[in-house]
RNA sequence: GCGCGCUUAGCUCAGUUGGUUAGAGCAUACGGUUUACAUCCGUAGGGUCAGAGGUUCGAGUCCUCUAGCGCGCA
Repeated sequence: GCGCGCUUAGCUCAGUUGGUUAGAGCAUACGGUUUACAUCCGUAGGGUCAGAGGUUCGAGUCCUCUAGCGCGCA
């Protein structure tokens, strides 16, 4: 330099052929349980889906560019 893949919550990830409100586990906070802690149960907070632009009535999902990471070729 060229090609391919990945980027979604603090962490690990799901998200069906584009369609109702973006989800799970862990973690965190609070409440219950306990003499207390842990375990267990419940509730809550936390995201503008890496950034920008485009297509569309509608984009996490499709297209283009940029950035980061990984793999391969030279």
Overview:
The prediction has a mean pLDDT of 81. The RNA shown here (transfer RNA) has 74 nucleotides and comes from a Candidatus Uhrbacteria bacterium. It matches the Rfam family "tRNA". NCBI's taxonomy places the organism under Bacteria, Bacteria candidate phyla, Candidatus Uhriibacteriota. The RNAcentral record of the sequence draws on ENA.